């Protein structure tokens, strides 16, 4: 030095924010998908505020006071 393992701790999971599991990294994890292009460049289009559930809030639509 550089790998791998354990144990603590901290981070991250497409557009908030809390709880609980869960997966993942240790400077990495992460930065959605389709179509048209040589091209990660450009142009068009599609889904959900969750990773997964449970709340809260914000957006939208539709119904009924």
């Nucleotide at each position: 030095c550089a790998g791998u393992u354990u144990c603590c701790g901290g981070g991250c999971g497409a557009a908030g924010g809390c709880g609980u599991c869960c997966g993942c990294c240790c400077c990495a994890a992460a930065u959605g998908c389709c179509u048209c292009g040589a091209a990660g460049a450009g142009a068009g289009g599609c889904u959900g505020a969750u990773g997964a559930c449970g709340c809260c809030u914000g957006u939208u639509c539709u119904c009924u006071c």